[in-house]
This record gives sequence, C1' cells and structure tokens, in this order.
RNA sequence: CUCUUAUCAAGAGCGGUAGAGGGACUGGCCCGAUGACGCCCGGCAACCGGCAGUGAUGCUGCAAGGUGCUAAAUCCAGCAGAACGAUGGUUCUGAAAGAUGAGAG
Repeated sequence: CUCUUAUCAAGAGCGGUAGAGGGACUGGCCCGAUGACGCCCGGCAACCGGCAGUGAUGCUGCAAGGUGCUAAAUCCAGCAGAACGAUGGUUCUGAAAGAUGAGAG
C1' cells in the first nucleotide's frame, strides 16, 4: 500500500508543554493568542490477546498486556433511491469515501 471483516449518535482534565494554524479531501460550518493542533501526564472504552464460569470456535464476567480514542453524529453534506414539499428544500434508506481493530497478501 491492497484485500477481507466488525464497529463508528455513548464515554473521556479548569493539568504541564508548545506557539499557529486545526477539524482527511471538496463545499459549508466550526475550533483557535481568553493559546487551538501536536507532545507529556491524566482519563475513556473494551477490538485483539489474558484470566474465570459454561458442553460450546458461542455467551457472560474480571483485569487492563497490545492497539485505539479523548470539540461538534465520521461536525454536516458530497453518489443513488424513496416519501413529503413545490422549484430553494426537509426527512429516511443504502452506497462511496474516511477512521479504528483483527486477519491475509
């Protein structure tokens, strides 16, 4: 980097550091010198792995080793369809794209 698969409306600091952009992309809309983003510490969660129960590759529970996450639904929409509404749109469903875990190449 590609493929497969599961999940993505919950949760998480009034700390330290640092100093300009950040929220993937595009359009919006936001966050940010009252200090964002990042990093450290703290925290959240429980995908994999561990342990216990159970007939069970399943299910339930415990702890937190490997990841992950810690503004806003993946911040919203981007493509297709349906319903309503009337020419702007609203709602719903499914894709696509993206993120993360696990496995494969």

SAM riboswitch aptamer (S box leader) from Ammoniphilus resinae, 105 nucleotides, folded computationally. Its mean pLDDT, the model's own confidence on a scale to 100, is 86. It was read from a public genome assembly, where an Rfam model found it. The source organism's lineage runs through Bacteria, Bacillati, Bacilli, Paenibacillaceae and Ammoniphilus.